[in-house]
This is a predicted structure of a 349-nucleotide part of an RNA (small-subunit ribosomal RNA, central domain) from an uncultured bacterium. The coordinates come from a structure-prediction model, not an experiment, and the mean pLDDT is 89. Its Rfam family is "Bacterial small subunit ribosomal RNA". Its family is annotated with structural constituent of ribosome and ribosome in the Gene Ontology.

Context: one part of a larger RNA
RNA sequence: CUGGGUGUAAAGGGAGCGCAGGCGGUGCGGCAAGUCAGAUGUGAAAACCCGGGGCUCAACCCCGGGACUGCAUUUGAAACUGUCGGACUAGAGUGCCGGAGAGGUAAGUGGAAUUCCUAGUGUAGCGGUGAAAUGCGUAGAUAUUAGGAGGAACACCAGUGGCGAAGGCGGCUUACUGGACGAUAACUGACGUUGAGGCUCGAAAGCGUGGGGAGCAAACAGGAUUAGAUACCCUGGUAGUCCACGCCGUAAACGAUGAAUACUAGGUGUUGGCAACCAAAGGUUGUCAGUGCCGCCGCAAACGCAUUAAGUAUUCCACCUGGGGAGUACGUUCGCAAGAAUGAAACUC
Numbered sequence: 001c002u003g004g005g006u007g008u009a010a011a012g013g014g015a016g017c018g019c020a021g022g023c024g025g026u027g028c029g030g031c032a033a034g035u036c037a038g039a040u041g042u043g044a045a046a047a048c049c050c051g052g053g054g055c056u057c058a059a060c061c062c063c064g065g066g067a068c069u070g071c072a073u074u075u076g077a078a079a080c081u082g083u084c085g086g087a088c089u090a091g092a093g094u095g096c097c098g099g100a101g102a103g104g105u106a107a108g109u110g111g112a113a114u115u116c117c118u119a120g121u122g123u124a125g126c127g128g129u130g131a132a133a134u135g136c137g138u139a140g141a142u143a144u145u146a147g148g149a150g151g152a153a154c155a156c157c158a159g160u161g162g163c164g165a166a167g168g169c170g171g172c173u174u175a176c177u178g179g180a181c182g183a184u185a186a187c188u189g190a191c192g193u194u195g196a197g198g199c200u201c202g203a204a205a206g207c208g209u210g211g212g213g214a215g216c217a218a219a220c221a222g223g224a225u226u227a228g229a230u231a232c233c234c235u236g237g238u239a240g241u242c243c244a245c246g247c248c249g250u251a252a253a254c255g256a257u258g259a260a261u262a263c264u265a266g267g268u269g270u271u272g273g274c275a276a277c278c279a280a281a282g283g284u285u286g287u288c289a290g291u292g293c294c295g296c297c298g299c300a301a302a303c304g305c306a307u308u309a310a311g312u313a314u315u316c317c318a319c320c321u322g323g324g325g326a327g328u329a330c331g332u333u334c335g336c337a338a339g340a341a342u343g344a345a346a347c348u349c
Base pairs, nucleotide, nucleotide: 003321004320005319006318007303008302012317014201015200016199017198021194022193023192025088026087028085029084030083031082033081034080035077036076037075038074039073040072041071042070048066049065050064051063052062053061054060091191092188093187094186095184097182098181103177104176105175106174107173108172109171110154115149116148117147118146119145120144121143125136126135162169163168206247207246208245209244210243211242215241216240220236221235222234223233258316259315260314261313262312263311266294267293268292269291270290271289272288273287274286275285276284277283278282298305299304322349323348324347331342332341333340334339
């Protein structure tokens, strides 16, 4: 390489959009590039295979046939692939109607709580722990009442509930805006699928500039614990956490499970629609789209998966090929940096 694989053994790209490329629905007709059949030419000889012969046999040699699976020309076939023309509606999309939703962006706004400030009441403690101490407090703390300031997060509702491609999204209101779903069957007529490169998005931490800073809190300081304690516990506390703009581009970015389509027993919850029926407060049945649990067939090393497949198939992409060395070195690209991406070998077991 081939083969075989990728939930947990090595292995699914963090996610999407999409150029090239690959693959692609149902009729009809044309062409004949692929495909198939015939003919002709060529495919040197030797070698090879089969049959026969010559050296006493064999090796070796000679003769005949085959083969040389190929190429070219030519004559045909038209099922399949292709291509051209024309048609269809089951894939895909659009329209009309309808409801659901923490989908996104921006602006505004609300209450509870923490902290701080001011004033009142009030007096000796408060705080913290396993126990303490550091710390705060007679310059009046803690507690409590009233007023004010400021920042951040949104209790209950809340739900293996919802939405989003993923990351993720939760007080309320408004504006703008994306997607999905149901129903209908009016329109387009294969417009599809996957997608190397590419582009875009991408938690937290981190970086740059400017703001902001209540609480929390790396670093740091102190108090304890301890043999020690650069920790766990306590008292403080700065970056940061928040906002705007710009970078970074990584995560156990996980369902450790790529995307799409079709098919393959059931049962039972739940979310959003729709339809029919039952005198219907509601319920039953069916159906479509999600989201859970259980469970056949089948699969699996087992665990388990099981119409949300890890089953049965097809298409396309990504990735794996013993452990360590190593996601390291070197080179290159990107980045302000931190670093990211790509990614070996010697050696060793």
The RNAcentral record of the full RNA draws on ENA and SILVA.